[in-house]
Context: one part of a larger RNA
RNA sequence: CUGGGCGUAAAGCGUGCGCAGGCGGUUUUGUAAGUCUGACGUGAAAGCCCCGGGCUCAACCUGGGAAUUGCGUUGGAAGACUCCAAGGCUUAAUUUCGGCAGAGGGGGGUAGAAUUCCACGUGGAGCAGUGAAAUGCGUAGAGAUGUGGAGGAACCCCGAUGCGGAAGGCAGCCCCCCUGGUUCAAGAUUGACGCUCAUCCACGAAAGCGUGGGGAGCAAACAGGAUUAGAUACCCUGGUAGUCCACGCCCUAAACGAUGUCUACUAGUUGUCGGGUUUUAAUUAACUUGGUAACGCAGCUAACGCGUGAAGUAGACCGCCUGGGGAGUACGGUCGCAAGAUUAAAACUC
Repeated sequence: CUGGGCGUAAAGCGUGCGCAGGCGGUUUUGUAAGUCUGACGUGAAAGCCCCGGGCUCAACCUGGGAAUUGCGUUGGAAGACUCCAAGGCUUAAUUUCGGCAGAGGGGGGUAGAAUUCCACGUGGAGCAGUGAAAUGCGUAGAGAUGUGGAGGAACCCCGAUGCGGAAGGCAGCCCCCCUGGUUCAAGAUUGACGCUCAUCCACGAAAGCGUGGGGAGCAAACAGGAUUAGAUACCCUGGUAGUCCACGCCCUAAACGAUGUCUACUAGUUGUCGGGUUUUAAUUAACUUGGUAACGCAGCUAACGCGUGAAGUAGACCGCCUGGGGAGUACGGUCGCAAGAUUAAAACUC
RNA backbone atom coordinates (compact mmCIF):
# COMPACT_ATOMS: atom_id res chain seq x y z
C1' C A 1 0.00 0.00 0.00
C1' U A 2 -4.01 -3.49 -0.05
C1' G A 3 -7.28 -5.17 3.43
C1' G A 4 -9.83 -4.09 8.19
C1' G A 5 -11.81 -0.57 11.40
C1' C A 6 -13.39 4.22 14.77
C1' G A 7 -20.48 4.06 21.32
C1' U A 8 -17.35 1.11 25.67
C1' A A 9 -11.14 -2.60 22.95
C1' A A 10 -6.33 2.07 19.23
C1' A A 11 -9.42 5.53 16.47
C1' G A 12 -15.05 11.17 14.93
C1' C A 13 -11.26 17.31 14.58
C1' G A 14 -14.94 21.14 20.54
C1' U A 15 -18.44 23.48 16.85
C1' G A 16 -19.79 25.96 12.46
C1' C A 17 -19.10 28.70 7.67
C1' G A 18 -16.79 27.76 3.32
C1' C A 19 -12.54 28.49 -1.48
C1' A A 20 -9.89 24.54 -4.13
C1' G A 21 -10.93 19.29 -4.67
C1' G A 22 -14.36 14.88 -4.71
C1' C A 23 -19.46 13.46 -5.72
C1' G A 24 -24.16 14.93 -7.89
C1' G A 25 -31.90 14.73 -9.83
C1' U A 26 -34.77 14.19 -14.65
C1' U A 27 -35.05 14.76 -20.17
C1' U A 28 -33.68 15.97 -25.53
C1' U A 29 -29.99 16.95 -29.19
C1' G A 30 -24.86 17.24 -30.56
C1' U A 31 -19.50 16.21 -30.10
C1' A A 32 -16.74 11.69 -29.24
C1' A A 33 -12.46 13.24 -24.27
C1' G A 34 -13.10 8.77 -21.02
C1' U A 35 -15.00 3.70 -22.65
C1' C A 36 -14.47 -0.65 -26.73
C1' U A 37 -11.48 -2.41 -30.89
C1' G A 38 -7.72 -3.17 -35.38
C1' A A 39 -2.81 -2.09 -37.29
C1' C A 40 2.18 -0.22 -36.74
C1' G A 41 6.31 1.25 -33.53
C1' U A 42 8.35 0.52 -28.87
C1' G A 43 8.39 -2.36 -24.35
C1' A A 44 17.36 -4.41 -24.37
C1' A A 45 19.55 -9.01 -23.03
C1' A A 46 19.56 -12.37 -19.05
C1' G A 47 15.83 -14.29 -15.49
C1' C A 48 10.51 -16.43 -14.43
C1' C A 49 6.86 -19.79 -17.50
C1' C A 50 6.12 -23.54 -21.88
C1' C A 51 8.33 -26.93 -25.79
C1' G A 52 13.10 -28.95 -27.45
C1' G A 53 18.70 -29.91 -27.38
C1' G A 54 23.95 -30.74 -24.72
C1' C A 55 27.29 -32.40 -20.35
C1' U A 56 25.92 -40.55 -17.81
C1' C A 57 21.42 -37.53 -14.41
C1' A A 58 20.69 -33.01 -11.89
C1' A A 59 22.32 -28.29 -10.82
C1' C A 60 24.31 -25.84 -15.08
C1' C A 61 24.62 -24.47 -20.37
C1' U A 62 21.92 -23.76 -24.96
C1' G A 63 17.70 -23.03 -29.33
C1' G A 64 12.70 -21.45 -30.00
C1' G A 65 8.17 -19.59 -28.11
C1' A A 66 5.16 -17.20 -24.72
C1' A A 67 4.98 -13.24 -21.52
C1' U A 68 6.42 -8.11 -20.79
C1' U A 69 -0.95 -6.93 -18.43
C1' G A 70 2.49 -0.58 -20.44
C1' C A 71 3.30 3.73 -23.60
C1' G A 72 3.09 6.34 -28.41
C1' U A 73 1.13 7.06 -33.50
C1' U A 74 -2.87 6.09 -36.64
C1' G A 75 -7.71 3.98 -38.42
C1' G A 76 -12.58 2.39 -36.96
C1' A A 77 -17.27 1.01 -34.37
C1' A A 78 -21.06 1.80 -30.87
C1' G A 79 -23.69 5.93 -29.00
C1' A A 80 -25.28 2.48 -23.31
C1' C A 81 -22.74 4.94 -19.09
C1' U A 82 -19.40 9.32 -17.41
C1' C A 83 -17.34 14.13 -19.13
C1' C A 84 -18.13 18.39 -22.38
C1' A A 85 -21.62 21.96 -25.25
C1' A A 86 -26.61 23.76 -26.12
C1' G A 87 -31.84 23.60 -24.68
C1' G A 88 -35.93 21.91 -21.51
C1' C A 89 -38.44 19.77 -16.74
C1' U A 90 -39.90 19.79 -11.24
C1' U A 91 -39.53 16.15 -7.19
C1' A A 92 -33.74 18.40 -4.60
C1' A A 93 -32.55 23.28 -2.98
C1' U A 94 -34.12 28.52 -2.66
C1' U A 95 -37.42 32.80 -2.38
C1' U A 96 -42.22 35.07 -1.35
C1' C A 97 -47.19 35.49 1.02
C1' G A 98 -49.69 34.15 6.18
C1' G A 99 -49.28 32.20 11.09
C1' C A 100 -47.10 29.92 15.74
C1' A A 101 -43.64 28.71 19.76
C1' G A 102 -39.17 29.75 22.39
C1' A A 103 -33.98 30.84 29.28
C1' G A 104 -31.56 31.93 20.81
C1' G A 105 -27.94 36.53 20.82
C1' G A 106 -26.55 42.00 22.07
C1' G A 107 -27.72 46.71 24.77
C1' G A 108 -30.58 49.37 28.43
C1' G A 109 -34.20 49.79 32.51
C1' U A 110 -36.29 47.82 36.90
C1' A A 111 -38.71 44.53 41.30
C1' G A 112 -38.57 41.60 45.70
C1' A A 113 -36.26 38.10 49.30
C1' A A 114 -31.62 37.04 51.64
C1' U A 115 -26.32 37.73 53.33
C1' U A 116 -22.80 41.54 54.96
C1' C A 117 -21.75 46.42 56.70
C1' C A 118 -23.12 51.42 58.93
C1' A A 119 -26.25 54.68 62.28
C1' C A 120 -29.82 54.90 66.18
C1' G A 121 -33.47 52.58 69.89
C1' U A 122 -34.63 48.31 73.45
C1' G A 123 -31.75 45.00 76.44
C1' G A 124 -27.79 42.96 79.61
C1' A A 125 -24.08 38.04 79.12
C1' G A 126 -23.04 35.48 76.50
C1' C A 127 -22.42 34.45 71.04
C1' A A 128 -20.25 31.52 67.37
C1' G A 129 -18.35 26.72 66.40
C1' U A 130 -17.59 21.08 66.91
C1' G A 131 -17.54 14.22 67.29
C1' A A 132 -15.62 16.96 71.54
C1' A A 133 -13.06 21.45 71.77
C1' A A 134 -10.14 25.60 70.94
C1' U A 135 -8.62 29.81 68.10
C1' G A 136 -12.43 33.93 67.16
C1' C A 137 -16.43 37.90 68.65
C1' G A 138 -18.48 40.32 73.31
C1' U A 139 -19.50 44.81 79.57
C1' A A 140 -15.26 50.02 74.98
C1' G A 141 -22.39 46.50 75.32
C1' A A 142 -21.79 41.38 71.28
C1' G A 143 -25.63 37.82 69.99
C1' A A 144 -31.18 38.78 69.90
C1' U A 145 -34.94 42.39 68.38
C1' G A 146 -36.96 47.16 65.97
C1' U A 147 -36.31 51.38 62.47
C1' G A 148 -33.53 53.76 58.70
C1' G A 149 -29.54 53.58 55.20
C1' A A 150 -25.29 51.65 51.88
C1' G A 151 -23.38 48.16 48.49
C1' G A 152 -22.40 43.90 45.54
C1' A A 153 -23.71 39.32 43.59
C1' A A 154 -27.38 35.72 42.50
C1' C A 155 -32.45 35.17 40.75
C1' C A 156 -36.94 30.92 45.62
C1' C A 157 -41.77 29.02 43.75
C1' C A 158 -43.32 28.21 38.52
C1' G A 159 -39.52 24.05 36.73
C1' A A 160 -40.53 19.42 33.72
C1' U A 161 -37.29 13.22 31.01
C1' G A 162 -39.88 21.06 29.37
C1' C A 163 -38.03 25.23 25.56
C1' G A 164 -34.87 27.46 21.95
C1' G A 165 -29.25 27.46 20.18
C1' A A 166 -23.87 24.96 15.44
C1' A A 167 -21.28 23.83 19.70
C1' G A 168 -19.51 26.21 24.14
C1' G A 169 -23.60 27.50 26.59
C1' C A 170 -28.65 29.91 27.85
C1' A A 171 -33.61 31.29 33.43
C1' G A 172 -36.46 37.22 38.27
C1' C A 173 -39.64 40.87 35.01
C1' C A 174 -46.87 40.14 31.20
C1' C A 175 -40.39 46.63 30.71
C1' C A 176 -38.05 48.84 26.21
C1' C A 177 -34.70 48.86 21.75
C1' C A 178 -31.67 46.10 18.00
C1' U A 179 -31.12 41.18 15.88
C1' G A 180 -30.29 35.53 14.06
C1' G A 181 -32.54 30.89 13.12
C1' U A 182 -36.23 26.88 13.21
C1' U A 183 -41.07 25.13 12.18
C1' C A 184 -46.26 24.73 10.04
C1' A A 185 -50.25 25.39 6.07
C1' A A 186 -51.75 26.35 1.16
C1' G A 187 -50.59 28.37 -3.27
C1' A A 188 -46.99 30.89 -6.15
C1' U A 189 -41.36 31.97 -7.60
C1' U A 190 -36.35 30.62 -9.43
C1' G A 191 -35.07 25.86 -11.76
C1' A A 192 -30.13 21.46 -9.79
C1' C A 193 -28.47 27.19 -8.04
C1' G A 194 -27.07 20.81 -4.40
C1' C A 195 -23.97 17.51 -0.64
C1' U A 196 -19.26 17.23 1.61
C1' C A 197 -14.95 19.93 2.50
C1' A A 198 -7.68 19.66 3.00
C1' U A 199 -5.76 24.81 3.82
C1' C A 200 -8.33 29.32 5.49
C1' C A 201 -11.86 32.15 8.56
C1' A A 202 -15.21 32.65 12.80
C1' C A 203 -17.13 31.09 17.53
C1' G A 204 -15.43 28.38 21.69
C1' A A 205 -16.92 26.39 29.63
C1' A A 206 -13.76 26.96 33.69
C1' A A 207 -9.08 28.42 35.17
C1' G A 208 -5.24 31.86 33.76
C1' C A 209 -2.95 36.73 31.68
C1' G A 210 -2.94 42.53 30.51
C1' U A 211 -5.19 47.63 31.53
C1' G A 212 -8.94 50.19 34.28
C1' G A 213 -13.05 49.71 37.60
C1' G A 214 -15.82 46.97 41.42
C1' G A 215 -15.76 43.88 45.76
C1' A A 216 -21.66 41.74 49.53
C1' G A 217 -21.15 36.51 49.90
C1' C A 218 -17.89 32.56 48.73
C1' A A 219 -12.87 31.41 48.60
C1' A A 220 -6.97 28.77 45.98
C1' A A 221 -2.57 30.89 48.61
C1' C A 222 -1.65 32.27 53.62
C1' A A 223 -2.29 32.70 59.30
C1' G A 224 -4.23 30.58 63.64
C1' G A 225 -7.07 26.51 66.44
C1' A A 226 -7.92 21.29 66.57
C1' U A 227 -7.11 16.00 65.07
C1' U A 228 -2.78 12.87 64.66
C1' A A 229 2.98 9.06 65.83
C1' G A 230 3.33 13.12 62.20
C1' A A 231 -1.02 16.19 59.46
C1' U A 232 2.49 21.08 54.72
C1' A A 233 -4.80 17.45 54.73
C1' C A 234 -9.89 16.16 55.93
C1' C A 235 -12.95 19.66 60.70
C1' C A 236 -13.09 24.92 62.83
C1' U A 237 -11.99 30.61 63.10
C1' G A 238 -10.16 34.21 59.84
C1' G A 239 -8.58 35.54 54.94
C1' U A 240 -5.81 37.65 49.71
C1' A A 241 -5.89 36.76 44.50
C1' G A 242 -10.10 35.25 42.00
C1' U A 243 -15.26 35.01 41.32
C1' C A 244 -18.45 40.54 39.00
C1' C A 245 -18.04 44.77 34.86
C1' A A 246 -15.54 47.04 30.25
C1' C A 247 -11.90 46.26 26.54
C1' G A 248 -7.90 43.00 24.77
C1' C A 249 -5.54 38.01 25.02
C1' C A 250 -5.44 32.69 26.02
C1' C A 251 -7.98 28.22 22.75
C1' U A 252 -7.90 23.95 26.32
C1' A A 253 -11.90 20.09 28.97
C1' A A 254 -14.86 13.13 30.62
C1' A A 255 -15.62 20.42 24.89
C1' C A 256 -19.57 13.22 25.99
C1' G A 257 -24.56 10.83 22.87
C1' A A 258 -17.15 9.00 24.73
C1' U A 259 -21.58 7.94 18.42
C1' G A 260 -18.58 13.44 11.85
C1' U A 261 -22.04 15.80 8.14
C1' C A 262 -25.81 14.92 4.31
C1' U A 263 -29.48 11.68 1.65
C1' A A 264 -32.72 7.38 0.79
C1' C A 265 -35.03 2.90 2.55
C1' U A 266 -36.66 -0.75 6.64
C1' A A 267 -42.72 -3.55 12.19
C1' G A 268 -45.02 -1.27 15.99
C1' U A 269 -46.45 0.83 21.20
C1' U A 270 -46.44 4.72 25.00
C1' G A 271 -45.32 9.88 27.01
C1' U A 272 -44.22 15.01 26.14
C1' C A 273 -43.24 20.18 23.42
C1' G A 274 -44.68 23.22 18.79
C1' G A 275 -47.79 23.79 14.08
C1' G A 276 -51.88 22.10 10.98
C1' U A 277 -56.43 19.29 8.82
C1' U A 278 -60.99 16.87 9.82
C1' U A 279 -64.17 15.86 13.94
C1' U A 280 -66.56 16.48 18.95
C1' A A 281 -70.81 19.34 23.78
C1' A A 282 -65.46 19.12 25.30
C1' U A 283 -57.76 19.11 23.90
C1' U A 284 -62.87 14.97 22.74
C1' A A 285 -61.16 11.67 18.81
C1' A A 286 -58.51 10.49 14.36
C1' C A 287 -54.77 11.83 10.96
C1' U A 288 -50.43 14.65 9.56
C1' U A 289 -45.78 17.28 10.36
C1' G A 290 -41.11 19.10 13.13
C1' G A 291 -38.45 18.20 17.85
C1' U A 292 -37.54 15.48 22.59
C1' A A 293 -37.93 10.82 25.72
C1' A A 294 -39.21 5.41 27.36
C1' C A 295 -39.95 0.37 25.36
C1' G A 296 -39.56 -2.95 21.32
C1' C A 297 -39.87 -6.62 15.73
C1' A A 298 -36.47 -7.60 11.90
C1' G A 299 -31.47 -6.75 11.46
C1' C A 300 -26.75 -5.59 13.69
C1' U A 301 -23.11 -6.32 17.88
C1' A A 302 -17.47 -9.80 21.15
C1' A A 303 -20.95 -8.78 24.67
C1' C A 304 -23.26 -4.73 26.91
C1' G A 305 -26.62 -2.88 24.06
C1' C A 306 -28.48 -0.05 19.35
C1' G A 307 -33.10 -0.41 17.16
C1' U A 308 -37.26 5.13 11.59
C1' G A 309 -33.37 10.52 16.29
C1' A A 310 -29.74 3.18 14.31
C1' A A 311 -24.69 1.14 16.45
C1' G A 312 -30.00 -1.81 10.70
C1' U A 313 -29.64 -1.66 4.84
C1' A A 314 -26.96 1.44 1.19
C1' G A 315 -24.62 5.87 -1.17
C1' A A 316 -21.40 10.82 -1.18
C1' C A 317 -17.46 13.53 1.15
C1' C A 318 -14.15 14.67 5.25
C1' G A 319 -11.34 13.43 9.82
C1' C A 320 -8.87 9.61 12.45
C1' C A 321 -6.54 4.36 14.07
C1' U A 322 -2.47 0.33 13.24
C1' G A 323 0.91 -3.58 20.25
C1' G A 324 2.32 -1.49 25.63
C1' G A 325 5.94 1.95 27.68
C1' G A 326 9.28 5.89 26.16
C1' A A 327 5.33 10.29 24.84
C1' G A 328 1.23 13.73 23.40
C1' U A 329 7.46 13.95 25.46
C1' A A 330 12.39 15.92 22.87
C1' C A 331 14.08 18.84 18.75
C1' G A 332 12.55 22.22 14.94
C1' G A 333 8.48 25.31 13.00
C1' U A 334 3.97 28.36 13.92
C1' C A 335 1.05 31.05 17.62
C1' G A 336 1.14 33.55 22.67
C1' C A 337 2.74 39.17 27.16
C1' A A 338 3.32 34.81 29.97
C1' A A 339 1.33 30.29 31.46
C1' G A 340 1.55 27.43 27.58
C1' A A 341 -1.07 25.67 22.95
C1' U A 342 -0.46 23.27 18.18
C1' U A 343 2.30 20.22 14.75
C1' A A 344 5.23 15.83 16.28
C1' A A 345 9.60 11.76 16.38
C1' A A 346 13.68 8.43 17.76
C1' A A 347 17.11 5.59 20.68
C1' C A 348 15.99 2.14 24.29
C1' U A 349 12.73 -1.48 26.56
C1' C A 350 8.69 -5.43 27.31
About this RNA: Predicted 3D model of a 350-nucleotide part of an RNA (small-subunit ribosomal RNA, central domain) from an uncultured bacterium. Rfam family: Bacterial small subunit ribosomal RNA. Rfam links the family to the GO terms structural constituent of ribosome and ribosome.